Notes
Predicted 3D model of a 136-nucleotide RNA (FMN riboswitch aptamer (RFN element)). The model forms 93% of the base pairs in the Rfam consensus.
RNA sequence: ACACGUGCUCCGGGGUCGGUGAAAGUCCGAGCCGGCGGUGACAGUCCGCGACCCGUGAGCGUGCCUCGGCACGCGAGCGGUUGACCUGGUGGAACUCCAGGACCGACGGUGAAAGUCCGGAUGGGAGGAGACGUGG
Numbered sequence: 001a002c003a004c005g006u007g008c009u010c011c012g013g014g015g016u017c018g019g020u021g022a023a024a025g026u027c028c029g030a031g032c033c034g035g036c037g038g039u040g041a042c043a044g045u046c047c048g049c050g051a052c053c054c055g056u057g058a059g060c061g062u063g064c065c066u067c068g069g070c071a072c073g074c075g076a077g078c079g080g081u082u083g084a085c086c087u088g089g090u091g092g093a094a095c096u097c098c099a100g101g102a103c104c105g106a107c108g109g110u111g112a113a114a115g116u117c118c119g120g121a122u123g124g125g126a127g128g129a130g131a132c133g134u135g136g
Base pairs, nucleotide, nucleotide: 002135003134004133005132006131008130009129010128011127016030017029018028019027031116032115033105034104035049036048037047038046044103045102053080054079055078056077059074060073061072062071063070064069085101086100087099088098089097107119108118109117
């Protein structure tokens, strides 16, 4: 270094000003931001994944109770859903680079409609790094 493993450890999402108004970081104008793995060469827009949402649900907790169940909450796993790009250039190779012009962005909240504010979230997480063990 490689493969496999673990009641293991750490890491793991960015972004605002102005105008109008009684009120807007939500409207209007102009800005700004871009998770993870893959890829003939670097990706918000390609292929897939995660997050959010819906269904299902092992199991766990609490309460009631005729002790067999019932109700509520949480919830691994599984299934579903899930946005958006073109033109030209370089090159062996780029929807990934360069030039130009576009486009997209969960749910709940809010004195007024949110990718950018607040919240679930000191959560979860694709995955990344390491530790330890086993193997030839």